[in-house]
RNA sequence: AGAGUAGAGCGCGCGCGUCGGGAUUUCCCGGUAGUGCCAUUGGAUGGGAGGUUGCCAAUGGACGAAAAGACUUCGGUCUUACGGUGUGCGCUUGCAGCCGCU
Numbered sequence: 001a002g003a004g005u006a007g008a009g010c011g012c013g014c015g016c017g018u019c020g021g022g023a024u025u026u027c028c029c030g031g032u033a034g035u036g037c038c039a040u041u042g043g044a045u046g047g048g049a050g051g052u053u054g055c056c057a058a059u060g061g062a063c064g065a066a067a068a069g070a071c072u073u074c075g076g077u078c079u080u081a082c083g084g085u086g087u088g089c090g091c092u093u094g095c096a097g098c099c100g101c102u
Stems, first nucleotide, its partner, number of pairs: 001102002007093009016083003019030004037061007047099002051095001067080005
């Protein structure tokens, strides 16, 4: 000097969801996953030990979304869009200190 996590961003594919009522359009009210937020506890985290302000899980709490069209045997199906949605692959990025590897 270099390699190399958990993650993050983007792209593609495959999935989940897009509710009810009121109102003259805007809108208002009440609900529902997921994501995000707060608290507590625990867990994993470059090759090794260990570690957090990052990550994950559980519990509790606050908040709170997201459309229409066509067809229908009225069970549903398809298309496009939407949600700070899940996941696989690819690209990019990516451990402060100690030890080790090249």

This is a predicted structure of a 102-nucleotide RNA (THF (Tetrahydrofolate) riboswitch aptamer) from a bovine gut metagenome.